[in-house]
About this RNA
This is a predicted complex of two RNAs, RNase P RNA and transfer RNA, with 415 nucleotides together. Rfam match: Bacterial RNase P class A. Rfam classes the family as a ribozyme. Its mean pLDDT, the model's own confidence on a scale to 100, is 75.
RNA sequence: GGAGUGGGCCAGACGGCCGCGCGCGCAAGCGUGAGGAAAGUCGGGGCUCCACAGGGCAGGGUGCCAGCUAACGGCUGGGCGGCGCGAGCCGACGGAAAGUGCCACAGAAAAGAAGACUCCCCCGCACUCGUUGCGGGAGAAAAGCUGAAACGGUGCGGUAAGAGCGCACCAGCGUCACGGUAACGUGGCGGCUUGGCAAACCCCACCCGGAGCAAGGGCGAAUAGGAGCGAUCAAGGCCUGCCCGGCCGGCGCUCGGGUUAGCCCGCACGAGGCCGGCGGUGACGUCGGUCCCAGAUAGAUGGUCGUCCACGACAGAACCCCGCUUAUCGGCCCGCUCCAAGC
RNA sequence: GGGCCCGUAGCUCAGUGGUAGAGCAGGGGACUCAUAAUCCUUAGGUCGCAGGUUCGAUCCCUGCCGGGCCCA
Repeated sequence: GGAGUGGGCCAGACGGCCGCGCGCGCAAGCGUGAGGAAAGUCGGGGCUCCACAGGGCAGGGUGCCAGCUAACGGCUGGGCGGCGCGAGCCGACGGAAAGUGCCACAGAAAAGAAGACUCCCCCGCACUCGUUGCGGGAGAAAAGCUGAAACGGUGCGGUAAGAGCGCACCAGCGUCACGGUAACGUGGCGGCUUGGCAAACCCCACCCGGAGCAAGGGCGAAUAGGAGCGAUCAAGGCCUGCCCGGCCGGCGCUCGGGUUAGCCCGCACGAGGCCGGCGGUGACGUCGGUCCCAGAUAGAUGGUCGUCCACGACAGAACCCCGCUUAUCGGCCCGCUCCAAGC
Repeated sequence: GGGCCCGUAGCUCAGUGGUAGAGCAGGGGACUCAUAAUCCUUAGGUCGCAGGUUCGAUCCCUGCCGGGCCCA
């Protein structure tokens, strides 16, 4: 210098004028005012109400191992597999010897220790005597054909010809020992082989109560109905799809208060941001200091002018938070790898 | 805020692992003096997009895009 890889950051800047929401103030005015994704609403939690003794069935989700976390389908570290010369990246990655199912077409045969089209070997017979035909026996290795996939692979022995029939190595399976918390790895031994698909049903392990800020609560007219308690509570409805179970309703008794519009709370101090120390490989935890950072309810954060630059993308809160995913002009910083040249 | 469904030819829809189809519409021909109807024939598909599972995907899974419906 070129090519690449991983991570982080910014999201036009400054000033004038006009305007909007919120807070403070008698007023003038002062302070403050969107994002890295505020988005999609995909996963999880907080919060609130309902239900709840606890279960069962069904349903849904997750899926190598260990950890982090409030929790997760997130994150970190490790294992295994794949890609790359490498830095590094990617992986729905439990079980196919529990069972069922599927594997079109082609092919002899698509999984049952099944099957034999061509074929290989031996014997007999026939004739047109050949690389022939027919019959019988033995076989499934080699070779051929089909397919995405063909019932372990290579070699030696064995045999009439052959087959894990025997042996060596390799792959796979089981088991033992060692290392590791584990996934797993390394080595020994054994019988000799058990196709693929579980993003097909299923099996195994773990997790999941319902609803959602229009949750929920307070103030409170007109109108006329409402609330609490009790029990042996039919039909119907609701809590979860169902059952055990509970509630509403209906019944009895009691009380004097209840619903809607509207206004207020919920609602902005929080698993909070920043800086530093300590523990940990890390995610993260913990301690100390410091800061207060939108809060509307028809819904505010905009318009315009000037200067400058690299000429400005995707897009905008509505209960809150942690993640994931998706969109995004341009630019900056840091670590690492490979190639080339020079010292 | 919550739930469900759809996207296949120009239009309306089938197809739910194995070569993508039907009706109408379009082109050509026949019949007719001509048109319609009818008959014969023919073209037309990134199966919304991207990725994955599988030998193989319209179909199964995931993420996006677009549209519709229901409840509060």